This is a predicted structure of a 72-nucleotide RNA (transfer RNA) from a Bacillota bacterium. It was read from a public genome assembly. Rfam family: tRNA. Rfam describes the family as follows. Transfer RNA (tRNA) molecules are approximately 80 nucleotides in length. The family's RNA type in Rfam is transfer RNA. The organism belongs to Bacillota, within Bacteria.
[in-house]
RNA sequence: GGGUCCUUAACUCAGCGGGAGAGUGCUACCUUGACAGGGUAGAAGUCGCGCGUUCAAAUCGCGCAGGACCCA
Repeated sequence: GGGUCCUUAACUCAGCGGGAGAGUGCUACCUUGACAGGGUAGAAGUCGCGCGUUCAAAUCGCGCAGGACCCA
């Protein structure tokens, strides 16, 4: 330098044109003498950034940034 894949909640990930979600973690309350564990409720997201396509974009296209791998 070229190519492929990845980037979604604090972490690990699912979702791949029309509702943004799960597990873990976190917070409050209940349970305990206390802790752990368990139960109930809750908060937390520019879906990496920009532009474009579309009635509509996390989802499609292009560029940029970061990461992984392959080729040279």